[in-house]
């Protein structure tokens, strides 16, 4: 240099026939407890890496662009 794969909530990661954005944990808040813990209920958090495009619609398709990561030279 080149191919290819990934980038989604504080983490770890789901979601692809294109039409609702989510799961656990962790956070708060309430309930249980004398208390903690555990265990229930609830609640908040999001530029779906950035631009641009295609589309009546884009996390998803298409481009470039940036990070990481294998692999080949």
């Nucleotide at each position: 240099g080149g191919u290819c794969g990934c980038u989604u909530a504080g983490c770890u990661c789901a979601g692809c026939u294109g039409g609702g954005a989510g799961a656990g944990c962790a956070u708060c808040u309430c309930c249980c407890u004398u208390a903690c813990a555990a265990g229930g209920a609830g609640g908040a958090g999001g530029u779906c890496a950035u631009a641009g495009g295609u589309u009546c619609g884009a996390u998803c398709c298409c481009u470039a662009u940036a990070g990481c990561g294998a692999c080949c030279a």
Description: Predicted 3D model of a 73-nucleotide RNA (transfer RNA) from uncultured Ruminobacter sp. The prediction has a mean pLDDT of 80. The sequence was found in a public genome assembly. NCBI's taxonomy places the organism under Bacteria, Gammaproteobacteria, Aeromonadales, Succinivibrionaceae, Ruminobacter. Its Rfam family is "tRNA". The family's RNA type in Rfam is transfer RNA. Its family is annotated with triplet codon-amino acid adaptor activity in the Gene Ontology.